RNA sequence: ACAUCGAAACGGCACACCGAUCGCGAGGUCGGGUCGCAAAGCCAUGGGACUCUGAGUUAGAGUUCGCCAGGCUACCGAA
Numbered sequence: 001a002c003a004u005c006g007a008a009a010c011g012g013c014a015c016a017c018c019g020a021u022c023g024c025g026a027g028g029u030c031g032g033g034u035c036g037c038a039a040a041g042c043c044a045u046g047g048g049a050c051u052c053u054g055a056g057u058u059a060g061a062g063u064u065c066g067c068c069a070g071g072c073u074a075c076c077g078a079a
Base pairs, nucleotide, nucleotide: 005077006076012037013036017032018031019030020029021028022027035066041072042071043070045069046068047067048064049063050062051061052060053059
């Protein structure tokens, strides 16, 4: 230095809910808030779940990365 791993430390993010706002909707954004998180950073690539429009044999367009898997990147450094 790198990989694995996750004790400690410095920090980080922010579930639900509330307010405002955008969207047909799932849901998103901003502020408050802190359930939790060692990738709860990013990517919609494969599944899953959800929404809208159809269809009657299954299509298209979306949402969700804090559902799972995968990919990329990253702070610290005990055993």
The RNA shown here (c-di-GMP-I riboswitch aptamer) has 79 nucleotides and comes from an uncultured Pirellulales bacterium. Its Rfam family is "c-di-GMP-I riboswitch aptamer". About the family: GEMM was predicted in a large-scale screen for bacterial structured RNA regulatory elements. The sequence was found by an Rfam model in a public genome assembly.